[in-house]
Predicted 3D model of a 74-nucleotide RNA (transfer RNA) from a Chloroflexota bacterium. The coordinates come from a structure-prediction model, not an experiment, and the mean pLDDT is 81. The organism belongs to Chloroflexota, within Bacteria. The same sequence occurs in records of 3 taxa. The sequence is in RNAcentral, with records from ENA and Rfam.
RNA sequence: GGCCCCGUGGUGUAGCGGUUUAACAUACGGCCCUGUCAAGGCUGAGAUCGCCAGUUCGAAUCUGGUCGGGGUCG
Repeated sequence: GGCCCCGUGGUGUAGCGGUUUAACAUACGGCCCUGUCAAGGCUGAGAUCGCCAGUUCGAAUCUGGUCGGGGUCG
RNA backbone atom coordinates (compact mmCIF):
# COMPACT_ATOMS: atom_id res chain seq x y z
P G A 1 -0.58 3.76 3.55
O5' G A 1 -0.77 2.81 2.31
C5' G A 1 -0.71 3.35 1.01
C4' G A 1 -0.68 2.23 0.00
C3' G A 1 -1.92 1.36 0.00
O3' G A 1 -2.98 1.91 -0.72
C1' G A 1 0.00 0.00 0.00
P G A 2 -4.52 1.60 -0.32
O5' G A 2 -4.75 0.13 -0.89
C5' G A 2 -4.76 -0.11 -2.29
C4' G A 2 -5.06 -1.55 -2.57
C3' G A 2 -6.30 -2.10 -1.88
O3' G A 2 -7.49 -1.76 -2.56
C1' G A 2 -4.51 -3.61 -1.63
P C A 3 -8.80 -1.48 -1.75
O5' C A 3 -9.22 -2.92 -1.21
C5' C A 3 -9.58 -3.95 -2.11
C4' C A 3 -9.72 -5.28 -1.39
C3' C A 3 -10.65 -5.28 -0.19
O3' C A 3 -12.01 -5.40 -0.55
C1' C A 3 -8.64 -6.34 0.40
P C A 4 -13.15 -4.76 0.37
O5' C A 4 -13.18 -5.74 1.64
C5' C A 4 -13.57 -7.09 1.47
C4' C A 4 -13.43 -7.85 2.76
C3' C A 4 -14.10 -7.25 3.97
O3' C A 4 -15.49 -7.51 4.01
C1' C A 4 -11.92 -7.90 4.55
P C A 5 -16.47 -6.49 4.75
O5' C A 5 -16.18 -6.72 6.28
C5' C A 5 -16.49 -7.97 6.90
C4' C A 5 -15.99 -8.01 8.32
C3' C A 5 -16.48 -6.88 9.23
O3' C A 5 -17.80 -7.09 9.71
C1' C A 5 -14.17 -7.20 9.52
P C A 6 -18.69 -5.84 10.05
O5' C A 6 -18.05 -5.28 11.39
C5' C A 6 -18.06 -6.03 12.59
C4' C A 6 -17.23 -5.37 13.67
C3' C A 6 -17.65 -3.95 14.06
O3' C A 6 -18.75 -3.94 14.96
C1' C A 6 -15.32 -4.05 13.80
P G A 7 -19.73 -2.66 14.94
O5' G A 7 -18.85 -1.54 15.68
C5' G A 7 -18.34 -1.77 17.00
C4' G A 7 -17.55 -0.56 17.48
C3' G A 7 -18.37 0.72 17.64
O3' G A 7 -17.93 1.46 18.80
C1' G A 7 -16.61 1.08 16.14
P U A 8 -18.63 1.21 20.17
O5' U A 8 -20.13 1.61 19.87
C5' U A 8 -20.52 2.95 19.64
C4' U A 8 -21.99 3.15 19.93
C3' U A 8 -22.42 2.75 21.33
O3' U A 8 -22.18 3.80 22.27
C1' U A 8 -23.92 1.83 19.76
P G A 9 -21.25 3.50 23.49
O5' G A 9 -22.29 3.44 24.70
C5' G A 9 -21.86 3.46 26.05
C4' G A 9 -22.72 4.44 26.84
C3' G A 9 -22.42 4.43 28.31
O3' G A 9 -22.11 5.76 28.77
C1' G A 9 -24.74 4.20 27.91
P G A 10 -20.57 6.22 28.67
O5' G A 10 -19.96 5.36 29.87
C5' G A 10 -18.62 5.62 30.33
C4' G A 10 -18.08 4.45 31.11
C3' G A 10 -17.99 3.13 30.33
O3' G A 10 -16.85 3.06 29.51
C1' G A 10 -18.91 2.75 32.47
P U A 11 -16.89 2.23 28.15
O5' U A 11 -17.01 0.72 28.68
C5' U A 11 -15.93 0.07 29.34
C4' U A 11 -16.30 -1.36 29.70
C3' U A 11 -16.84 -2.20 28.55
O3' U A 11 -15.82 -2.70 27.71
C1' U A 11 -18.23 -2.47 30.42
P G A 12 -16.15 -3.00 26.15
O5' G A 12 -17.14 -4.24 26.21
C5' G A 12 -16.71 -5.50 26.73
C4' G A 12 -17.82 -6.51 26.66
C3' G A 12 -18.53 -6.61 25.33
O3' G A 12 -17.81 -7.38 24.38
C1' G A 12 -20.13 -6.56 27.08
P U A 13 -18.23 -7.27 22.80
O5' U A 13 -19.75 -7.78 22.82
C5' U A 13 -20.60 -7.52 21.74
C4' U A 13 -22.01 -7.97 22.12
C3' U A 13 -23.09 -7.64 21.12
O3' U A 13 -23.16 -8.59 20.08
C1' U A 13 -23.80 -7.04 23.29
P A A 14 -23.67 -8.10 18.63
O5' A A 14 -25.22 -7.79 18.87
C5' A A 14 -26.11 -8.85 19.15
C4' A A 14 -27.50 -8.36 19.44
C3' A A 14 -28.23 -7.68 18.31
O3' A A 14 -28.73 -8.61 17.37
C1' A A 14 -28.68 -6.58 20.34
P G A 15 -28.67 -8.30 15.77
O5' G A 15 -29.67 -7.07 15.63
C5' G A 15 -31.04 -7.23 15.98
C4' G A 15 -31.68 -5.84 16.12
C3' G A 15 -31.76 -5.14 14.76
O3' G A 15 -33.09 -4.96 14.35
C1' G A 15 -30.76 -3.75 16.47
P C A 16 -33.58 -4.45 12.98
O5' C A 16 -32.29 -4.27 12.03
C5' C A 16 -32.19 -3.15 11.15
C4' C A 16 -31.77 -3.58 9.78
C3' C A 16 -32.67 -4.62 9.13
O3' C A 16 -32.70 -4.42 7.74
C1' C A 16 -30.49 -5.52 9.38
P G A 17 -33.87 -3.81 7.01
O5' G A 17 -33.94 -2.41 7.77
C5' G A 17 -33.51 -1.23 7.13
C4' G A 17 -34.22 -0.06 7.74
C3' G A 17 -35.74 -0.15 7.69
O3' G A 17 -36.26 0.50 8.86
C1' G A 17 -35.01 1.74 6.49
P G A 18 -37.43 -0.23 9.66
O5' G A 18 -38.37 0.96 10.10
C5' G A 18 -37.85 2.04 10.86
C4' G A 18 -38.90 3.08 11.18
C3' G A 18 -40.19 2.55 11.80
O3' G A 18 -40.72 3.54 12.66
C1' G A 18 -40.69 3.53 9.73
P U A 19 -40.27 3.69 14.12
O5' U A 19 -40.76 2.53 14.94
C5' U A 19 -41.72 1.69 15.10
C4' U A 19 -43.14 2.02 14.79
C3' U A 19 -44.11 1.66 15.90
O3' U A 19 -45.28 2.41 15.79
C1' U A 19 -44.42 0.19 14.09
P U A 20 -46.19 2.72 17.11
O5' U A 20 -45.20 3.65 17.93
C5' U A 20 -45.09 5.02 17.61
C4' U A 20 -44.63 5.81 18.80
C3' U A 20 -43.22 5.50 19.27
O3' U A 20 -42.27 6.21 18.48
C1' U A 20 -44.72 5.62 21.12
P U A 21 -40.79 5.67 18.45
O5' U A 21 -40.39 6.27 19.87
C5' U A 21 -39.08 6.32 20.39
C4' U A 21 -39.19 6.47 21.88
C3' U A 21 -38.08 5.76 22.66
O3' U A 21 -36.94 6.61 22.79
C1' U A 21 -40.22 5.30 23.65
P A A 22 -35.71 6.41 21.75
O5' A A 22 -35.09 5.04 22.20
C5' A A 22 -35.65 3.79 21.79
C4' A A 22 -34.59 2.79 21.51
C3' A A 22 -33.71 2.43 22.71
O3' A A 22 -34.32 1.45 23.52
C1' A A 22 -32.36 2.82 20.81
P A A 23 -34.59 1.71 25.06
O5' A A 23 -34.77 0.26 25.67
C5' A A 23 -35.83 -0.59 25.22
C4' A A 23 -35.30 -1.99 24.95
C3' A A 23 -34.47 -2.61 26.07
O3' A A 23 -35.29 -3.17 27.09
C1' A A 23 -33.35 -2.89 24.02
P C A 24 -34.74 -3.30 28.57
O5' C A 24 -33.71 -4.51 28.48
C5' C A 24 -34.14 -5.81 28.11
C4' C A 24 -32.96 -6.76 27.99
C3' C A 24 -32.04 -6.81 29.19
O3' C A 24 -32.54 -7.61 30.26
C1' C A 24 -30.78 -6.69 27.20
P A A 25 -32.13 -7.24 31.72
O5' A A 25 -30.61 -7.76 31.83
C5' A A 25 -30.30 -9.12 31.67
C4' A A 25 -28.80 -9.32 31.62
C3' A A 25 -28.01 -8.71 32.77
O3' A A 25 -28.03 -9.52 33.93
C1' A A 25 -26.97 -8.19 30.72
P U A 26 -28.05 -8.80 35.36
O5' U A 26 -26.61 -8.14 35.48
C5' U A 26 -25.44 -8.96 35.52
C4' U A 26 -24.19 -8.13 35.32
C3' U A 26 -24.00 -6.99 36.30
O3' U A 26 -23.48 -7.40 37.56
C1' U A 26 -23.60 -6.22 34.10
P A A 27 -23.86 -6.53 38.84
O5' A A 27 -23.07 -5.16 38.65
C5' A A 27 -21.65 -5.16 38.67
C4' A A 27 -21.11 -3.79 38.26
C3' A A 27 -21.63 -2.62 39.08
O3' A A 27 -20.93 -2.47 40.30
C1' A A 27 -21.78 -2.09 36.79
P C A 28 -21.71 -1.95 41.60
O5' C A 28 -22.12 -0.45 41.23
C5' C A 28 -21.12 0.55 41.00
C4' C A 28 -21.75 1.87 40.67
C3' C A 28 -22.85 2.33 41.60
O3' C A 28 -22.34 2.92 42.80
C1' C A 28 -23.55 2.63 39.37
P G A 29 -23.19 2.78 44.13
O5' G A 29 -24.36 3.84 43.98
C5' G A 29 -24.08 5.23 43.95
C4' G A 29 -25.35 6.03 43.84
C3' G A 29 -26.45 5.68 44.81
O3' G A 29 -26.24 6.26 46.11
C1' G A 29 -27.37 5.87 42.65
P G A 30 -26.83 5.49 47.37
O5' G A 30 -28.42 5.63 47.27
C5' G A 30 -29.02 6.92 47.38
C4' G A 30 -30.52 6.83 47.17
C3' G A 30 -31.24 5.82 48.04
O3' G A 30 -31.51 6.32 49.35
C1' G A 30 -31.96 5.56 45.81
P C A 31 -31.56 5.25 50.57
O5' C A 31 -32.95 4.49 50.38
C5' C A 31 -34.17 5.19 50.44
C4' C A 31 -35.33 4.31 50.00
C3' C A 31 -35.50 2.99 50.76
O3' C A 31 -36.16 3.16 52.02
C1' C A 31 -35.65 2.59 48.44
P C A 32 -35.87 2.08 53.18
O5' C A 32 -36.55 0.73 52.67
C5' C A 32 -37.95 0.64 52.47
C4' C A 32 -38.35 -0.71 51.90
C3' C A 32 -37.92 -1.91 52.71
O3' C A 32 -38.79 -2.17 53.82
C1' C A 32 -37.44 -2.28 50.43
P C A 33 -38.19 -2.76 55.15
O5' C A 33 -37.63 -4.20 54.76
C5' C A 33 -38.51 -5.23 54.34
C4' C A 33 -37.75 -6.43 53.85
C3' C A 33 -36.72 -6.98 54.82
O3' C A 33 -37.30 -7.84 55.79
C1' C A 33 -35.75 -6.76 52.67
P U A 34 -37.03 -7.65 57.33
O5' U A 34 -35.48 -8.04 57.47
C5' U A 34 -35.07 -9.38 57.22
C4' U A 34 -33.56 -9.51 57.33
C3' U A 34 -32.93 -8.90 58.58
O3' U A 34 -33.04 -9.75 59.70
C1' U A 34 -31.71 -8.26 56.64
P G A 35 -33.48 -9.13 61.10
O5' G A 35 -32.29 -8.10 61.39
C5' G A 35 -32.46 -7.05 62.36
C4' G A 35 -31.11 -6.63 62.90
C3' G A 35 -30.08 -6.33 61.82
O3' G A 35 -30.20 -5.00 61.34
C1' G A 35 -29.16 -7.77 63.45
P U A 36 -30.05 -4.77 59.71
O5' U A 36 -28.50 -4.97 59.44
C5' U A 36 -27.55 -4.04 59.95
C4' U A 36 -26.14 -4.47 59.58
C3' U A 36 -25.90 -4.76 58.12
O3' U A 36 -25.68 -3.59 57.35
C1' U A 36 -24.96 -6.48 59.43
P C A 37 -26.20 -3.58 55.81
O5' C A 37 -25.17 -4.58 55.10
C5' C A 37 -23.80 -4.21 54.95
C4' C A 37 -22.98 -5.39 54.44
C3' C A 37 -23.42 -5.97 53.11
O3' C A 37 -22.99 -5.21 52.00
C1' C A 37 -22.98 -7.72 54.64
P A A 38 -23.92 -5.18 50.66
O5' A A 38 -23.87 -6.69 50.14
C5' A A 38 -22.67 -7.22 49.57
C4' A A 38 -22.80 -8.72 49.35
C3' A A 38 -23.90 -9.16 48.39
O3' A A 38 -23.52 -9.06 47.03
C1' A A 38 -23.99 -10.47 50.33
P A A 39 -24.65 -8.61 45.93
O5' A A 39 -25.70 -9.82 45.97
C5' A A 39 -25.34 -11.12 45.51
C4' A A 39 -26.44 -12.12 45.82
C3' A A 39 -27.80 -11.78 45.27
O3' A A 39 -27.93 -12.15 43.91
C1' A A 39 -28.02 -12.34 47.53
P G A 40 -28.83 -11.21 42.89
O5' G A 40 -30.29 -11.23 43.51
C5' G A 40 -31.05 -12.42 43.56
C4' G A 40 -32.35 -12.21 44.29
C3' G A 40 -33.21 -11.06 43.81
O3' G A 40 -33.96 -11.38 42.66
C1' G A 40 -33.05 -10.95 46.14
P G A 41 -34.33 -10.26 41.56
O5' G A 41 -35.43 -9.39 42.30
C5' G A 41 -36.68 -9.96 42.65
C4' G A 41 -37.55 -8.95 43.37
C3' G A 41 -37.70 -7.61 42.68
O3' G A 41 -38.69 -7.63 41.66
C1' G A 41 -37.20 -7.26 44.94
P C A 42 -38.54 -6.68 40.36
O5' C A 42 -38.86 -5.23 40.92
C5' C A 42 -40.14 -4.92 41.43
C4' C A 42 -40.17 -3.54 42.04
C3' C A 42 -39.68 -2.42 41.14
O3' C A 42 -40.66 -1.97 40.20
C1' C A 42 -38.71 -2.20 43.26
P U A 43 -40.20 -1.40 38.78
O5' U A 43 -39.41 -0.06 39.16
C5' U A 43 -40.11 1.05 39.70
C4' U A 43 -39.16 2.12 40.18
C3' U A 43 -38.24 2.73 39.15
O3' U A 43 -38.89 3.72 38.35
C1' U A 43 -36.98 2.22 41.07
P G A 44 -38.33 4.08 36.88
O5' G A 44 -37.03 4.93 37.21
C5' G A 44 -37.14 6.18 37.89
C4' G A 44 -35.79 6.75 38.24
C3' G A 44 -34.86 7.00 37.07
O3' G A 44 -35.15 8.21 36.40
C1' G A 44 -33.67 5.93 38.80
P A A 45 -34.79 8.41 34.83
O5' A A 45 -33.24 8.75 34.86
C5' A A 45 -32.77 9.93 35.53
C4' A A 45 -31.27 9.90 35.66
C3' A A 45 -30.51 9.70 34.35
O3' A A 45 -30.34 10.90 33.63
C1' A A 45 -29.65 8.25 35.99
P G A 46 -30.46 10.89 32.02
O5' G A 46 -29.14 10.08 31.59
C5' G A 46 -27.85 10.59 31.89
C4' G A 46 -26.80 9.52 31.66
C3' G A 46 -26.78 8.92 30.27
O3' G A 46 -26.11 9.72 29.34
C1' G A 46 -26.68 7.20 31.89
P A A 47 -26.88 10.27 28.00
O5' A A 47 -26.36 9.31 26.84
C5' A A 47 -24.97 9.24 26.52
C4' A A 47 -24.71 8.30 25.37
C3' A A 47 -25.40 8.67 24.05
O3' A A 47 -24.68 9.65 23.36
C1' A A 47 -25.54 6.33 24.48
P U A 48 -25.46 11.04 22.79
O5' U A 48 -26.06 10.78 21.33
C5' U A 48 -26.40 9.45 20.91
C4' U A 48 -27.49 9.58 19.88
C3' U A 48 -27.08 10.26 18.58
O3' U A 48 -26.46 9.33 17.68
C1' U A 48 -29.14 11.15 19.35
P C A 49 -25.38 9.84 16.66
O5' C A 49 -24.38 8.59 16.61
C5' C A 49 -23.63 8.25 17.76
C4' C A 49 -23.43 6.76 17.83
C3' C A 49 -23.13 6.08 16.50
O3' C A 49 -22.18 5.05 16.68
C1' C A 49 -25.07 5.15 17.48
P G A 50 -21.12 4.78 15.53
O5' G A 50 -19.95 5.82 15.85
C5' G A 50 -19.59 6.09 17.19
C4' G A 50 -18.40 7.03 17.25
C3' G A 50 -18.51 8.27 16.37
O3' G A 50 -19.21 9.31 17.01
C1' G A 50 -16.44 7.22 16.00
P C A 51 -20.24 10.23 16.14
O5' C A 51 -19.28 11.10 15.19
C5' C A 51 -18.37 12.03 15.77
C4' C A 51 -17.51 12.66 14.68
C3' C A 51 -18.27 13.22 13.50
O3' C A 51 -18.79 14.51 13.74
C1' C A 51 -16.49 11.89 12.73
P C A 52 -20.14 14.96 12.95
O5' C A 52 -19.67 15.17 11.43
C5' C A 52 -18.75 16.19 11.11
C4' C A 52 -18.40 16.15 9.64
C3' C A 52 -19.57 16.14 8.68
O3' C A 52 -20.13 17.44 8.48
C1' C A 52 -18.03 14.53 7.99
P A A 53 -21.70 17.57 8.08
O5' A A 53 -21.78 16.88 6.64
C5' A A 53 -21.54 17.66 5.46
C4' A A 53 -21.38 16.78 4.26
C3' A A 53 -22.64 16.21 3.63
O3' A A 53 -23.35 17.16 2.86
C1' A A 53 -21.01 14.52 3.72
P G A 54 -24.96 17.05 2.73
O5' G A 54 -25.15 15.76 1.80
C5' G A 54 -24.71 15.78 0.45
C4' G A 54 -24.77 14.40 -0.16
C3' G A 54 -26.16 13.80 -0.32
O3' G A 54 -26.84 14.32 -1.46
C1' G A 54 -24.69 12.16 0.52
P U A 55 -28.45 14.35 -1.45
O5' U A 55 -28.91 12.83 -1.53
C5' U A 55 -28.62 12.05 -2.68
C4' U A 55 -29.14 10.65 -2.52
C3' U A 55 -30.59 10.55 -2.11
O3' U A 55 -31.46 10.68 -3.21
C1' U A 55 -29.29 9.09 -0.79
P U A 56 -32.74 11.68 -3.15
O5' U A 56 -33.66 10.95 -2.09
C5' U A 56 -34.17 9.66 -2.35
C4' U A 56 -34.85 9.10 -1.13
C3' U A 56 -35.84 10.03 -0.43
O3' U A 56 -37.09 10.08 -1.08
C1' U A 56 -34.47 8.96 1.18
P C A 57 -37.81 11.56 -1.29
O5' C A 57 -38.26 11.92 0.17
C5' C A 57 -38.77 13.21 0.48
C4' C A 57 -39.42 13.19 1.85
C3' C A 57 -38.57 12.58 2.94
O3' C A 57 -37.66 13.51 3.52
C1' C A 57 -40.71 11.60 3.01
P G A 58 -36.18 13.03 3.78
O5' G A 58 -36.36 11.98 4.96
C5' G A 58 -36.82 12.40 6.25
C4' G A 58 -37.08 11.21 7.17
C3' G A 58 -35.90 10.29 7.40
O3' G A 58 -35.04 10.80 8.41
C1' G A 58 -37.81 9.02 6.90
P A A 59 -33.45 10.60 8.21
O5' A A 59 -33.21 9.04 8.36
C5' A A 59 -33.54 8.34 9.55
C4' A A 59 -32.46 7.35 9.94
C3' A A 59 -31.13 8.02 10.28
O3' A A 59 -30.47 7.22 11.25
C1' A A 59 -30.84 6.61 8.44
P A A 60 -30.59 7.51 12.76
O5' A A 60 -29.49 6.56 13.46
C5' A A 60 -28.11 6.87 13.30
C4' A A 60 -27.28 5.61 13.45
C3' A A 60 -27.34 4.68 12.25
O3' A A 60 -26.36 5.02 11.29
C1' A A 60 -27.73 3.47 14.26
P U A 61 -26.74 4.93 9.68
O5' U A 61 -27.21 3.41 9.46
C5' U A 61 -26.28 2.34 9.62
C4' U A 61 -27.00 1.01 9.46
C3' U A 61 -27.54 0.77 8.06
O3' U A 61 -27.32 -0.57 7.66
C1' U A 61 -29.30 0.67 9.66
P C A 62 -26.07 -0.90 6.70
O5' C A 62 -26.50 -0.18 5.33
C5' C A 62 -27.26 -0.85 4.34
C4' C A 62 -27.36 -0.01 3.09
C3' C A 62 -26.08 0.70 2.67
O3' C A 62 -25.21 -0.14 1.95
C1' C A 62 -27.88 2.22 2.60
P U A 63 -23.62 0.10 1.95
O5' U A 63 -23.43 1.43 1.10
C5' U A 63 -23.69 1.44 -0.28
C4' U A 63 -23.35 2.78 -0.88
C3' U A 63 -21.97 3.32 -0.54
O3' U A 63 -20.96 2.76 -1.35
C1' U A 63 -23.57 5.03 -0.22
P G A 64 -19.49 2.61 -0.78
O5' G A 64 -18.92 4.10 -0.79
C5' G A 64 -18.72 4.78 -2.04
C4' G A 64 -18.31 6.22 -1.81
C3' G A 64 -17.12 6.43 -0.88
O3' G A 64 -15.86 6.21 -1.51
C1' G A 64 -18.84 7.93 -0.30
P G A 65 -14.65 5.68 -0.63
O5' G A 65 -14.24 6.96 0.23
C5' G A 65 -13.78 8.14 -0.41
C4' G A 65 -13.71 9.30 0.55
C3' G A 65 -12.82 9.11 1.75
O3' G A 65 -11.44 9.33 1.46
C1' G A 65 -14.87 10.03 2.46
P U A 66 -10.35 8.48 2.20
O5' U A 66 -10.42 9.02 3.70
C5' U A 66 -10.12 10.40 3.97
C4' U A 66 -10.49 10.76 5.40
C3' U A 66 -9.87 9.89 6.48
O3' U A 66 -8.53 10.27 6.78
C1' U A 66 -12.15 10.15 6.92
P C A 67 -7.50 9.16 7.33
O5' C A 67 -7.93 9.01 8.85
C5' C A 67 -7.83 10.09 9.75
C4' C A 67 -8.40 9.75 11.11
C3' C A 67 -7.88 8.46 11.72
O3' C A 67 -6.61 8.61 12.32
C1' C A 67 -10.22 8.56 11.95
P G A 68 -5.66 7.29 12.36
O5' G A 68 -6.35 6.33 13.44
C5' G A 68 -6.45 6.74 14.80
C4' G A 68 -7.27 5.76 15.60
C3' G A 68 -6.87 4.30 15.49
O3' G A 68 -5.73 3.97 16.28
C1' G A 68 -9.21 4.48 15.30
P G A 69 -4.81 2.73 15.76
O5' G A 69 -5.71 1.44 16.06
C5' G A 69 -6.05 1.11 17.40
C4' G A 69 -6.94 -0.11 17.44
C3' G A 69 -6.45 -1.34 16.71
O3' G A 69 -5.45 -2.06 17.43
C1' G A 69 -8.72 -0.99 16.21
P G A 70 -4.39 -2.91 16.56
O5' G A 70 -5.23 -4.14 15.99
C5' G A 70 -5.79 -5.09 16.87
C4' G A 70 -6.68 -6.07 16.12
C3' G A 70 -6.02 -6.85 15.01
O3' G A 70 -5.22 -7.93 15.46
C1' G A 70 -8.12 -6.04 14.30
P G A 71 -4.00 -8.43 14.50
O5' G A 71 -4.73 -9.15 13.28
C5' G A 71 -5.51 -10.31 13.51
C4' G A 71 -6.22 -10.72 12.24
C3' G A 71 -5.34 -11.04 11.06
O3' G A 71 -4.76 -12.33 11.13
C1' G A 71 -7.15 -9.67 10.37
P U A 72 -3.33 -12.59 10.43
O5' U A 72 -3.61 -12.52 8.86
C5' U A 72 -4.47 -13.46 8.23
C4' U A 72 -4.76 -13.03 6.81
C3' U A 72 -3.54 -12.81 5.93
O3' U A 72 -3.02 -14.02 5.40
C1' U A 72 -5.03 -11.00 5.68
P C A 73 -1.47 -14.13 4.99
O5' C A 73 -1.37 -13.32 3.62
C5' C A 73 -2.02 -13.79 2.47
C4' C A 73 -1.89 -12.79 1.34
C3' C A 73 -0.49 -12.34 1.02
O3' C A 73 0.25 -13.26 0.24
C1' C A 73 -1.93 -10.48 1.11
P G A 74 1.83 -13.38 0.40
O5' G A 74 2.39 -12.04 -0.25
C5' G A 74 2.24 -11.79 -1.64
C4' G A 74 2.62 -10.36 -1.97
C3' G A 74 4.02 -9.93 -1.53
O3' G A 74 5.03 -10.39 -2.42
C1' G A 74 2.44 -8.25 -0.99